[in-house]
């Protein structure tokens, strides 16, 4: 250079083109405790779905660019 694959909560991730984007860890709160990091709860916070576009009534999702990481070939 060139094939591939990956980017979604702080972290590891899931997510058939259709309803409001979820899960677990961790945070916050509440019980519980003599006290707690430990147990239970909680209708609880916390996302421009890497960025621009394009398709389409409707895009995390399909396309096309370009940003980033991995990984094989030269």
């Nucleotide at each position: 250079g060139g094939a591939c694959c990956c980017g979604u909560a702080g972290c590891u991730c899931a997510g058939u083109g259709g309803a409001u984007a979820g899960a677990g860890c961790g945070c916050a709160c509440u019980u519980c405790u003599g006290a707690c990091u430990a147990a239970a709860g909680u209708u609880g916070a916390g996302g421009u779905c890497g960025c621009c576009a394009g398709u389409u009534c409707g895009a995390g999702u399909c396309u096309g660019g370009c940003c980033g990481g991995g990984u094989c070939c030269g």
RNAcentral holds the sequence, with entries from ENA and MGnify. A computed fold for a 74-nucleotide RNA from an Acidobacteriaceae bacterium, annotated as transfer RNA. Its Rfam family is "tRNA". Gene Ontology term of the family: triplet codon-amino acid adaptor activity. It is annotated as a transfer RNA. The same sequence occurs in records of 2 taxa.